Annotation: A computed fold for a 73-nucleotide RNA from a bacterium, annotated as transfer RNA. The coordinates come from a structure-prediction model, not an experiment, and the mean pLDDT is 82. It matches the Rfam family "tRNA". Its family is annotated with triplet codon-amino acid adaptor activity in the Gene Ontology.
RNA sequence: GCGCGAUUAGCUCAGUUGGUAGAGCAGCGCUUUUACACAGCGAAGGUCGCAGGUUCGAAUCCUGCAUCGCGCA
Numbered sequence: 001g002c003g004c005g006a007u008u009a010g011c012u013c014a015g016u017u018g019g020u021a022g023a024g025c026a027g028c029g030c031u032u033u034u035a036c037a038c039a040g041c042g043a044a045g046g047u048c049g050c051a052g053g054u055u056c057g058a059a060u061c062c063u064g065c066a067u068c069g070c071g072c073a
Stems, first nucleotide, its partner, number of pairs: 001072007010025004019056001028042004049065005
């Protein structure tokens, strides 16, 4: 330098051909307990890596850039 893959909640990851973004764990509150743990219930937590483009509408499609991984040279 070229090709491929990944980037989504604090962490690990879904998101099935474009239509208001979810789960588990962690943290918080309540119930339970003498108390803790376990368990149950609830709420919160996201500029979907960045910047543009297409579209009525983009995490999803297109372009460029950044970071990480693999391969080729």